Annotation: Transfer RNA from Candidatus Daviesbacteria bacterium RIFCSPLOWO2_01_FULL_39_12, 73 nucleotides, folded computationally. Its Rfam family is "tRNA". About the family: Transfer RNA (tRNA) molecules are approximately 80 nucleotides in length. Its mean pLDDT, the model's own confidence on a scale to 100, is 82.

[in-house]
RNA sequence: GGACUCGUAGCUCAGUCGGUAGAGCGACCCCUUGACGUGGGGUAGGUCAGAGGUUCAAGUCCUCUCGGGUCCA
Repeated sequence: GGACUCGUAGCUCAGUCGGUAGAGCGACCCCUUGACGUGGGGUAGGUCAGAGGUUCAAGUCCUCUCGGGUCCA
């Protein structure tokens, strides 16, 4: 220098053919216990890496940039 792949909640990850974002664990609250833990219920937590474009509508498609990984030179 070139090719591919990944980037979504504090962590690990889903997200179908573009239709407006979720799970598990963790945190907090309530119930249960003499207490802790387990179990049950609930709440908060997101600029979907950044910018631009297409579209009625973008996590998803297109372009560029940034970062991680793999391969080629």